Overview: The prediction has a mean pLDDT of 86. Small-subunit ribosomal RNA, 5' domain from an uncultured bacterium, 510 nucleotides, folded computationally. RNAcentral holds the full RNA, with entries from ENA.
Context: one part of a larger RNA
RNA sequence: GGAUGAACGCUAGCGACAGGCUUAACACAUGCAAGUCGAGGGGCAGCGAGGGCGUAGCAAUACGCCUGUCGGCGACCGGCGCACUGGUGAGUAACACGUAUGCGACCUGCCCCCUACAGGGGUAUAACCCGUAGAAAUGCGGACUAAUCCCCCAUAGUCCUGGAGGCUGCAUGGCUUUCAGGGGAAAGGCCAGCCGGUAGGGGAUGGGCAUGCGGCGCAUUAGCUAGUUGGCGGGGCAACGGCCCACCAAGGCGACGAUGCGUAGGGGUUCUGAGAGGAAGGUCCCCCACACUGGUACUGAGACACGGUCCAGACUCCUACGGGAGGCAGCAGUGGGGAAUCUUCCGCAAUGGGCGAAAGCCUGACGGAGCAACGCCGCGUGAGUGAUGACGGCCUUCGGGUUGUAAACCUCUGUCCUUAGUGACGAAGGAAGUGACGGUAGCUAAGGAGGAAGCCCCGGCUAACUACGUGCCAGCAGCCGCGGUAAUACGUAGGUGGCAAGCGUUGUCC
Numbered sequence: 001g002g003a004u005g006a007a008c009g010c011u012a013g014c015g016a017c018a019g020g021c022u023u024a025a026c027a028c029a030u031g032c033a034a035g036u037c038g039a040g041g042g043g044c045a046g047c048g049a050g051g052g053c054g055u056a057g058c059a060a061u062a063c064g065c066c067u068g069u070c071g072g073c074g075a076c077c078g079g080c081g082c083a084c085u086g087g088u089g090a091g092u093a094a095c096a097c098g099u100a101u102g103c104g105a106c107c108u109g110c111c112c113c114c115u116a117c118a119g120g121g122g123u124a125u126a127a128c129c130c131g132u133a134g135a136a137a138u139g140c141g142g143a144c145u146a147a148u149c150c151c152c153c154a155u156a157g158u159c160c161u162g163g164a165g166g167c168u169g170c171a172u173g174g175c176u177u178u179c180a181g182g183g184g185a186a187a188g189g190c191c192a193g194c195c196g197g198u199a200g201g202g203g204a205u206g207g208g209c210a211u212g213c214g215g216c217g218c219a220u221u222a223g224c225u226a227g228u229u230g231g232c233g234g235g236g237c238a239a240c241g242g243c244c245c246a247c248c249a250a251g252g253c254g255a256c257g258a259u260g261c262g263u264a265g266g267g268g269u270u271c272u273g274a275g276a277g278g279a280a281g282g283u284c285c286c287c288c289a290c291a292c293u294g295g296u297a298c299u300g301a302g303a304c305a306c307g308g309u310c311c312a313g314a315c316u317c318c319u320a321c322g323g324g325a326g327g328c329a330g331c332a333g334u335g336g337g338g339a340a341u342c343u344u345c346c347g348c349a350a351u352g353g354g355c356g357a358a359a360g361c362c363u364g365a366c367g368g369a370g371c372a373a374c375g376c377c378g379c380g381u382g383a384g385u386g387a388u389g390a391c392g393g394c395c396u397u398c399g400g401g402u403u404g405u406a407a408a409c410c411u412c413u414g415u416c417c418u419u420a421g422u423g424a425c426g427a428a429g430g431a432a433g434u435g436a437c438g439g440u441a442g443c444u445a446a447g448g449a450g451g452a453a454g455c456c457c458c459g460g461c462u463a464a465c466u467a468c469g470u471g472c473c474a475g476c477a478g479c480c481g482c483g484g485u486a487a488u489a490c491g492u493a494g495g496u497g498g499c500a501a502g503c504g505u506u507g508u509c510c
Base pairs, nucleotide, nucleotide: 001510002509003508004507006506007505008504009503010502013379014378015377017375020371021337026335027334028333030332031331032330035080036079037078040077041076043073044072047071048070049069050067051066052065053064054063055062056061087290088289089288097214098213099212100211101210102209103208106207107206111203112202113201114200115199116198117197119153120152121151122150129142130141131140132139133138159182160181161180162179163178164177165176166175167174168173188195189194190193216262217261218260223253224252225251228250229249230248231247233245234244235243265287266286267285268284269280270279271278272277292313293312294311295310315326316325317324318323343369345368346367347366351365352363353362354361355360382412383411384410392403393402394401395400416451417447418446419445420444421443422442426437454499455498456497458495459480460479461478465494466493467492468491469490475482476481
């Protein structure tokens, strides 16, 4: 000098953009953050409509009861989603990450293409009803019922086993033709052309596994290892594998740094530097890991699952003392820690996601607004004229010098500002409708220099000097060093220099 997720001191007019718990992966009150489908189903708690009956009334009508008939729909069964999005960096020195390969050892819901099919039958169960236990959370028993829930039979190509043949490679092998045997599918809905269902093949996308190379400190860590290293056989898995198991062998790693300890999420990138290099990994993107701590599996195409289950533990809360409930490293917000880091805001209008045939519903993702000069950039705080070089201040050799065209005065301008009017783009499908931001930005008119400058420094490094006060005191200081009676170095004033809505100081990196 540059840089910063900064903090502190003094000061502060506006706008656009970006960023805002680096510390306690500390504990959390409250609200919201994942639902949706009635065009899968039985139903009808609540709302609206229709119908029936009754009461009042001449009637219109009002009220009450019944009725799932219709719109719809709480709870329930079922489907899809909840494995995405969002947060954090604790752990991890590892095929976790980056890069380059391989899988002849693998999986892939929704989506696209192709082929074939959808025949027949059955049993339950929730809701509802009845009863019952409990303070609650939550159950338990009996009876009934539906489905795109579940089961059985039939028929299928693929699949498995065995036989025969062909082509081919990279070792185990891969592809393919045929025969026999074995086990194995399906669902309907709205309705009149759509949405779905089943099996198989291909694609796309997403993942899984393996390998080469690369990226850290300590040798004042030198030996480490028993499922350890390999084999045979098996289990398990989507799949390979000591992943797991029985048996057999005695191996495997290491100064090319094993093992241990410490530290740490990795990368794209960022900062600095002429570069080589050094340092960093906040925001954004990709990958990984985690979700109170530790463990476990279930469901599922996919999880060993942040707002799911079970167990154990610590903590907090409720309790009728028998027993229960909870998990902000989601968005806000609170306490605490800290030098330090924001609103318990608005909206689904846009983009994107889930569900749905759609209308639509949900979406603290997202789009916006709010707070704080935290950063970068832009703008303003006026422009021109004006000498008798006014007053005042300061200095003075008392002549004057300086502040200084600076002010006043005169002539203008209107960026910002204030008021009023007007008023968007962002909204895109054939049309209509649809804007949180927002009456915002912009535009027009009027007003009036009116409302808007500070901070640090002035001994040398380093740009900028005098006076007074003080007297090794009070103090300054990045280094050298100043201060003990004329201090350009302390304090104040005048003046100067530098930067400017900022300026200094401190921390950290180059």